[in-house]
RNA sequence: GCUAUGUAGCUCAGAUGGUUAGAGCGCAGCACUCAUAACGCUGAGGUCGGCGGUUCAAUUCCACCCAUAGCC
Numbered sequence: 001g002c003u004a005u006g007u008a009g010c011u012c013a014g015a016u017g018g019u020u021a022g023a024g025c026g027c028a029g030c031a032c033u034c035a036u037a038a039c040g041c042u043g044a045g046g047u048c049g050g051c052g053g054u055u056c057a058a059u060u061c062c063a064c065c066c067a068u069a070g071c072c
Base pairs, nucleotide, nucleotide: 001071002070003069004068005067006066009025010024011023012022018056027043028042029041030040049065050064052062053061
């Protein structure tokens, strides 16, 4: 210098910009059980990396910055 990625504690979805941001695991509670695990039900948890721009409206598009990985 170039490319890719950054969304819940972890791993990841998220369209062609639009109505409430989701899944699995994990965590908490309930139920079940003699008890524990598993299964079942319910719930909490998100400045969508940062700062600007475009737009009626941005997780999504654009610029810059930061971090990580790879390449030269």
The RNA shown here (transfer RNA) has 72 nucleotides and comes from a marine eukaryotic metagenome. Its Rfam family is "tRNA". The sequence is in RNAcentral, with records from MGnify. The prediction has a mean pLDDT of 81.